């Protein structure tokens, strides 16, 4: 210096062809219990790394750029 792949919830990740942004785990409250552990129901959390185009609509397509990780050289 090139190239690859990855950044989405507090974590670990889906997210099919562009067409309301989601699941586990945790956090909150609530039912169950003598209690505490399981379960069971319900809530809260999002600038989809950052920016800009494209489109009637971008997590998605396209540029830029920024970190991690691997490869050439």
């Nucleotide at each position: 210096g090139c190239g690859g792949u990855a950044g989405u919830a507090g974590c670990u990740c889906a997210g099919u062809u562009g067409g309301u942004a989601g699941a586990g785990c945790a956090u909150c409250g609530g039912c169950u219990u003598c209690c505490c552990a399981a379960g069971c129901c319900g809530a809260g959390g999002g600038u989809c790394a950052c920016g800009a185009g494209u489109u009637c609509g971008a997590g998605u397509c396209u540029c830029g750029c920024c970190u991690a990780c691997c490869g050439c050289u």